[in-house]
RNA sequence: AGAGUUUGAUCAUGGCUCAGAACGAACGUUGGCGGCGUGGAUUAGGCAUGCAAGUCGAAUGAAUGCCGGGUAGCAAUACUCGGCGGAAAUGGCGAAAGGGGCAGUAAUGUAUAGGUAAUCUACCUCGGGGAUGGGGAUAGCCGUUCUAACGGACGGGUAAUACCCAGCGACGCAAUGUGUUCGCAUGAGCGUGUUGCCAAAUGAGUUUCGCCCCGAGAGGAGCCUAUAUCGUAUUAGCUAGUUGGUGAGGUAACGGCUCACCAAGGCAAAGAUGCGUAGCGGGUGUGAGAGCACGACCCGCGCCACUGGCACUGAGACACUGGCCAGACACCUACGGGUGGCUGCAGUCGAGGAUCUUCGGCAAUGGGCGCAAGCCUGACCGAGCGACGCCGCGUGAGCGAUGAAGGCCUUCGGGUUGUAAAGCUCUUUGGUGGGGGAGAAAAGGGUAACCUUGAUCUAUCCCAAGAACAAGCACGGGCUAAGUUCGUGCCAGCAGCCGCGGUAAGACGAACCGUGCGAACGUUGUUCGGAAUAACUGGGCUUAAAGGGUGCGUAGGCGGGUUUGCAAGUCUGUGGUGAAAUCCUCCCGCUCAACGGGAGAACUGCCGUGGAUACUGCGGACCUCGAGGAAGAUAGGGGCGUGCGGAACAGUUGGUGGAGCGGUGAAAUGCGUUGAUAUCAACUGGAACUCCGGUGGCGAAGGCGGCACGCUGGAUCUUUUCUGACGCUGAGGCACGAAAGCUAGGGGAGCAAACGGGAUUAGAUACCCCGGUAGUCCUAGCCCUAAACGAUGAGUACUAGAUAGUGGACUUGACAUGGGUUCACUGUCGAAGCAAAAGUGCUAAGUACUCCGCCUGGGGAGUAUGGCCGCAAGGCUGAAACUCAAAGGAAUUGACGGGGGCUCACACAAGCGGUGGAGCAUGUGGCUUAAUUCGAGGCUACGCGAAGAACCUUAUCCUGGACUUGACAUGCACGGAUUAGCCUGCGGAAACGUGGGCAACAGUCGCAAGAUCGGAACGUGCACAGGUGCUGCAUGGCUGUCGUCAGCUCGUGUCGUGAGAUGUCGGGUUAAGUCCCAUAACGAGCGAAACCCCUACUCUUUAGUUGCCACCAGGUAAAGCUGAGCACUCUAGGAGGACUGCCGGUGUUAAACCGGAGGAAGGCGGGGAUGACGUCAAGUCCUCAUGGCCUUUAUGUCCAGGGCUGCACACGUGCUACAAUGGCGUGAACAAAGGGAAGCAAAUACGCAAGUAGGAGCAAAUCCCAAAAAGCACGCCCCAGUUCAGAUUGAAGGCUGCAACUCGCCUUCAUGAAGUUGGAAUCGCUAGUAAUCGCGGGUCAGCAACACCGCGGUGAAUGUGUUCCUGAGCCUUGUACACACCGCCCGUCAAGCCACGAAAGGGAGGAGCGCCCGAAGCCGCGUCAGCGUCGAAGGCGAUACUCCUGAUUGGGACUAAGUCGUAACAAGGUAACC
Repeated sequence: AGAGUUUGAUCAUGGCUCAGAACGAACGUUGGCGGCGUGGAUUAGGCAUGCAAGUCGAAUGAAUGCCGGGUAGCAAUACUCGGCGGAAAUGGCGAAAGGGGCAGUAAUGUAUAGGUAAUCUACCUCGGGGAUGGGGAUAGCCGUUCUAACGGACGGGUAAUACCCAGCGACGCAAUGUGUUCGCAUGAGCGUGUUGCCAAAUGAGUUUCGCCCCGAGAGGAGCCUAUAUCGUAUUAGCUAGUUGGUGAGGUAACGGCUCACCAAGGCAAAGAUGCGUAGCGGGUGUGAGAGCACGACCCGCGCCACUGGCACUGAGACACUGGCCAGACACCUACGGGUGGCUGCAGUCGAGGAUCUUCGGCAAUGGGCGCAAGCCUGACCGAGCGACGCCGCGUGAGCGAUGAAGGCCUUCGGGUUGUAAAGCUCUUUGGUGGGGGAGAAAAGGGUAACCUUGAUCUAUCCCAAGAACAAGCACGGGCUAAGUUCGUGCCAGCAGCCGCGGUAAGACGAACCGUGCGAACGUUGUUCGGAAUAACUGGGCUUAAAGGGUGCGUAGGCGGGUUUGCAAGUCUGUGGUGAAAUCCUCCCGCUCAACGGGAGAACUGCCGUGGAUACUGCGGACCUCGAGGAAGAUAGGGGCGUGCGGAACAGUUGGUGGAGCGGUGAAAUGCGUUGAUAUCAACUGGAACUCCGGUGGCGAAGGCGGCACGCUGGAUCUUUUCUGACGCUGAGGCACGAAAGCUAGGGGAGCAAACGGGAUUAGAUACCCCGGUAGUCCUAGCCCUAAACGAUGAGUACUAGAUAGUGGACUUGACAUGGGUUCACUGUCGAAGCAAAAGUGCUAAGUACUCCGCCUGGGGAGUAUGGCCGCAAGGCUGAAACUCAAAGGAAUUGACGGGGGCUCACACAAGCGGUGGAGCAUGUGGCUUAAUUCGAGGCUACGCGAAGAACCUUAUCCUGGACUUGACAUGCACGGAUUAGCCUGCGGAAACGUGGGCAACAGUCGCAAGAUCGGAACGUGCACAGGUGCUGCAUGGCUGUCGUCAGCUCGUGUCGUGAGAUGUCGGGUUAAGUCCCAUAACGAGCGAAACCCCUACUCUUUAGUUGCCACCAGGUAAAGCUGAGCACUCUAGGAGGACUGCCGGUGUUAAACCGGAGGAAGGCGGGGAUGACGUCAAGUCCUCAUGGCCUUUAUGUCCAGGGCUGCACACGUGCUACAAUGGCGUGAACAAAGGGAAGCAAAUACGCAAGUAGGAGCAAAUCCCAAAAAGCACGCCCCAGUUCAGAUUGAAGGCUGCAACUCGCCUUCAUGAAGUUGGAAUCGCUAGUAAUCGCGGGUCAGCAACACCGCGGUGAAUGUGUUCCUGAGCCUUGUACACACCGCCCGUCAAGCCACGAAAGGGAGGAGCGCCCGAAGCCGCGUCAGCGUCGAAGGCGAUACUCCUGAUUGGGACUAAGUCGUAACAAGGUAACC
């Protein structure tokens, strides 16, 4: 000192949260020792038991007991003398202190500073003086007696330092007179005169304790004053002893303290009264400080003592362990009555998250009594319990690498735990056991020697043993130091905020490792801090929360110039005080520290006093520039009233006229033959004032607009004539205050809420249309609110300019336009500055000063409640519970818009042909099924993967049968035999199972037979194989689409606080971010283009076979058939050609465009390949590859059969048609590109045909497939379900294949369905294109191909436009969108839950009022009995206030994907809002 969190990103605003410190704490886990502290914060709830205040025999009389002696008696015993001890009692002092608590108390308190001339004071100290003589009682005691008890009653008798009387008696006290000094008004001190009044006690026994009076001191106490001392105004008025006076009483003392009488005062916005809360201070915590919060322990003060009241005694009390009364509670009781008060120390119950021992001692310190010894002392000193806090110590130290084992991770190499351990060498604090040992002790007694006193604690030293007995807690996503693996799978859970978890979680749980602190560590709660987030220090108000709607003005605050006085504020010196403790500094003592001691500083304050006088203030005198007045001019929709005017509108009357008018997107309702609309004339009525008219004028704001008159407010300019600070602001207050609304009375043309009707719509309580009432208008009175806005309070001063307008004055000029200066007002642009930015900028949002108002996260809410106002509607004032982590501002980049501009595309338009209707083919959905395997799903799935499903293919498809190291790969170990291979038998649907026979290869040995070994193979076993199983949302690769659209970026520079911008925008141009110009940009990259291929042209180019045939020759029925040739065609290599190159025009002298020439081709010639940054979590794990998961006698592998072809239906893509531009028949033309050996197959023959037989030729410019078809020519058909169309079905055949039943194709004959051009809608195409015609190929045994991929033939029409639909690009604009319009988002209703309000009522509480009753007690009266005033508690009554509860009810917050609509954000589809 900051950090996290609103956004895609940014800046600022703003809240929430965190890191720090602290605590009388509590809880969780853990826990070795010591020192010093600290510990009932809640129920001021109730308390068993013990102790907490006594002491004095040197004040008094003594019961009783003990010891000794004597007398009597046998003795017990009685009496008496002496001694010892001494209950209870009288008396004195103390008990008012000490100790506890914080209920009450907002001032009767406390703090600070004063006063007392208005006072008291026992014990103590000092000074002075004094004490003579008597008397009568009474408790104890004895006797009798009442009572359960507590307690009494009567009689007798006794003492005193108890009580009383008398005397002496003062310098004392009181009253009064007088003198003097002084003060502060009453008065005070001192001197003096008169009158009245007042004292005492003895005890011990030899100098002491006491007693009485007077004066003084110290300490203590009472009373008074000033200042300070919480919240609330949703408490605004309170007060009858109240305020004052006179007199009296009372008190230690002043005083309405009390009483009688008189007066009517006193307090209050500087907050009275009421309500709530609270002991106050020194101080404590925190903070840089100012502050904020608190008031445990310790110290000072106050108050309380079961609750309320009361007095007595006393120096002192209205008395914690005294008294009386009342009440509640508890206990005892013989039921008559009594007793008690832990908020003393321990302890107990209760309540609570929570707070200790029924300990020891008077040894020390202090207190009471006493001459003293001493006694008493739960004050105190100590110990115990609690990690509750602070502080200190320890749990070992050194060496030790094979970097052990184990754990964890791993890329399998290793890394880490980790010198850590083990091991070796040492040490012994604490703890344990034993032994010594200061100190806390001062004092007391005694002539002295000397004797006596420690409850409790122990420093410290020595010895023994032994690393031995002593480490945990939290955290590890960011903030915030510290990460990996596994498990889990939006589950379980975490979380202070942001947020993690839906199969690869550094955030959950565990492990390992790490980080932090450490006898503790975390959590929770609370306070301060951070928070400048209440801003005095130190904030704000145009748009983020926030300027009152406007003015006048009261209190208050602030206030021009000169001079003089005072000295209140202010400054300064000095004196007093500010208790101690605490804090701070220095020094010192406990081994250190905590802790403690000493000294100093500080205590920022208050009071007194001396001085200063600049400023403020107060008083006096003056001034004119602020302010105001006067005079002269001026502008104006300023206000109020009266009158007048024309146009328009509506109505009425009359005329003309004759069918519609009106209205809308289109209509309809409506009006009209009873005559509308239209038009002419006249009349009536009400409201508003066109043009002028203008960011022009006036007004404080609201607001003000025809003309004239009357009344009236303000402003400006000029003169510098008067007054002389008269000023500014303004809490309350008063006045004004648009529209709507209300009351009463008028008025009512137009417009027009409500309402009616017509449309629109899914609906339409709306938008549109036809009507229409309040209202709008006037008069009088209310209401008092607006996005009442410049979202900007008023005033004053200062701070660059430019330009325009309005109203004045001055000046210059030749006097006409004009120029200059100045004042006031209204605008625009802008320097500096300011601002988060947008912006503002002499009309400040700049720089300063003065005063007022207002703000403090969003929602709840401008709501509830209370009060005030209002006729009502409603207004003003104005919360909380609860809930969220945001809400909001400005600007940026995108995206989007039923926003705009520019531009493009078969996008539309203009055309041509289709689809959608029919039949069939094919794909998909759905249905069905044992199974109908899987994938693809708007464009961008659907004749798609599939360029060929009868078996095979074929798959987790189905049914059934088999195999298990496996159908396939590699390695290891073992085995055995002629195993592999071939032939063959049986079972079986096959797979498979189970038999028989023959027999291979390399090496070695051997003549050979053969033997042996090995490879491969087989069997067994182990590793493993296998998976078209899952995840395309874990991936690679590949692909689709936007889109062949023209875009997408970077470096440097510059601008901006920043996100970002600029460049890439603008003007032209292009197919193009193509090029040019301009330019805070200058350059560059990926795309576009070009480079590549095909095609159209040429060639003195090269090459001529399988191609060609012009010339020459041969030859055929015919034919380049043959020789020869390579000219041409052609084939396939090379080269050329096109570049806006040339001309004209346009254009900026540019880029480029238009036209033309030449040319095969002209402005990119046509076509192809080529696809930027990216988008769609697009598609594919079933091409392939691959992480993870799953499976392993199965989800692997093999086999048979079936299925993928299943059919009420729906959709997509096609084929064939519906016919005459046609169909059929006959004849006869013209291609290109392909394919061919398990192949293409000619000729020829057979068959109606499919085909069969055949096999020349051809691995192809040579042979074959191969017939091209439309076209052309001729003929028939004659508009019909036909000589159209061909589905379907029957029969007979052919071909392929192991096999055509499910389920192939073809042929012939027969059959001859729907269909007569297709609704809404929709597709393709801009030229060799569409349309139409056929040909070929791949896959393939065959084929469901009408598909797909190619090839050529014939060969159009239309458009030269961009309004609209779709899509795209650039610029701009709005935005509440950013998973980005398939976005966002509002309200009712339904459900759950939470808090709150209202409510018939119900309950409780504290305080006050009136009345009744009236204890104790003081006071008064009374001879007594007793009575009276006051008086607590109690009872009754009425009234407010606060709290709790309440059927029902109201809105609000939150909640998962509920319902209905679509209000807002884009022009949000009717601009939005108040």
A computed fold for a 1474-nucleotide RNA from an uncultured Planctomycetaceae bacterium, annotated as small-subunit ribosomal RNA. Its mean pLDDT, the model's own confidence on a scale to 100, is 82. Rfam family: Bacterial small subunit ribosomal RNA.